[in-house]
RNAcentral holds the sequence, with entries from ENA. This is a predicted structure of a 358-nucleotide RNA (Bacterial RNase P class A) from Collinsella ureilytica. NCBI's taxonomy places the organism under Bacteria, Bacillati, Actinomycetota, Coriobacteriaceae, Collinsella. A source record names the gene rnpB. Rfam family: Bacterial RNase P class A. It is annotated as a ribozyme.
């Protein structure tokens, strides 16, 4: 300089002017009991406030303690309050590379399952073509033996089917073959060395046990349920309940009468839930910034610092003027870490790659 990789940061700026939510402030007025009214100061959405897809906090409920059942996770190690979430290793994939992808535990526990095509798809299987001695039968040859068939049999070496054919290439052997032997490479088990470990490398061995756990399943770890409309507090009229008192030798009704039973009105207490108020709820905290230190890093300690959104049908807006790079996705609703999405652009930092100059 051109093309990439990996990370951070911002999210139009400034001014006036009107609005609007909130307040451990001031200041003025009503009430005066907590408070209600106007002004003035402060303040006032986000990197995803989002999806609500994991994980804690809080809060009720429920629980000796295991189990069954069912749901997550799943290479090692290690961070956190936890976690499917990071961070650092391994293995394998992609990429010249920085880098960046992976449901990546277990298939010699069991079962199922591998379509078409092929003889054959998992059983130390399997004989369609094709090699191969023996036997018989026909031909031909003077014979040795050659051709051809049939039958029983050898044999996975070669064709033909598939994603895959019971390791693999190359050689020795052999009637043809054949881990039957031999080198090498692949994988499997063993010891050795490094390393916490995944796993590496490297000797030996016996010669090989096919895939699919993202079919069931097995193993090893975790999970009790439901949510701020959780919960807790104050607490109306109305209607209902409960207890006393009174009207009353009252009325109804079982019943045609008498006793008894039930119901039926007022007052005065008492507690319990409705609306509705408050609380929960923000001067907050597993939060945030510096410095310092311990770790490669996720992050831990240590100091010092800053830090008022809290609404409830829901405030956080509007205009005007300047100016640029003409301004994207988007709106809090108990709170945090995370993770997935949307997202005009700026910008700053580290690295690879190749040109080009010295």
């Nucleotide at each position: 300089g051109a093309a990439g990789c990996g990370g951070g940061u911002c999210a139009g700026a400034c001014g006036a002017u009107c609005g609007c939510g909130c307040g451990a402030c001031c200041c003025g007025g009503g009430g005066c009991u907590u408070u209600c009214c106007g002004g003035g100061c402060g303040u006032g959405a986000g990197g995803a406030a989002a999806g609500u897809c994991c994980g804690g906090g809080c809060u009720c409920c429920a629980a000796a303690g295991g189990g069954c059942u069912g749901g997550a996770u799943g290479c090692c190690g290690g961070c956190u309050a936890a976690c499917g979430g990071c961070c650092g290793g391994g293995c394998g994939g992609a990429g010249u590379g920085a880098u960046u992808c992976g449901a990546c535990g277990g298939a010699a526990a069991g079962c199922g399952c591998c379509g078409c095509a092929g003889a054959a798809a998992a059983g130390a299987a399997g004989a369609c073509u094709c090699c191969c001695a023996c036997u018989g039968g026909c031909g031909g040859g003077c014979a040795a033996c050659c051709g051809u068939u049939a039958a029983g049999g050898g044999a996975a070496a070669a064709g033909c089917u598939g994603a895959a054919a019971c390791g693999g290439u190359a050689g020795u052997g052999u009637a043809a073959g054949a881990g039957a032997c031999u080198a090498c490479c692949a994988g499997c088990g063993u010891c050795g060395u490094g390393g916490u470990a995944a796993c590496a490398c490297g000797g030996c061995g016996g010669c090989u046990u096919g895939g699919c756990a993202a079919g069931c399943c097995c193993c090893a770890u975790c999970c009790g349920g439901a949510g701020c409309a959780a919960g807790c507090g104050c607490g109306a009229a109305u209607a209902g309940g409960a207890g006393u008192g009174c009207u009353a030798u009252g009325g109804a009704u079982c019943u045609g009468c008498c006793c008894g039973a039930u119901c039926c009105g007022c007052a005065c207490u008492c507690g319990g839930g409705u609306a509705g108020c408050g609380u929960g709820c923000g001067a907050g905290g597993a939060g945030c910034c510096a410095u310092g230190u311990g770790g490669u890093a996720a992050c831990g300690c240590a100091u010092g610092g800053a830090c008022a959104a809290g609404a409830u049908a829901a405030a956080u807006g509007a205009u005007c003027g300047u100016c640029c790079a003409c301004g994207a996705c988007a709106g809090a609703a108990c709170c945090c870490g995370g993770c997935u999405u949307a997202u005009c652009g700026a910008u700053c930092c580290g690295c690879u790659u190749c040109g080009c100059u010295u």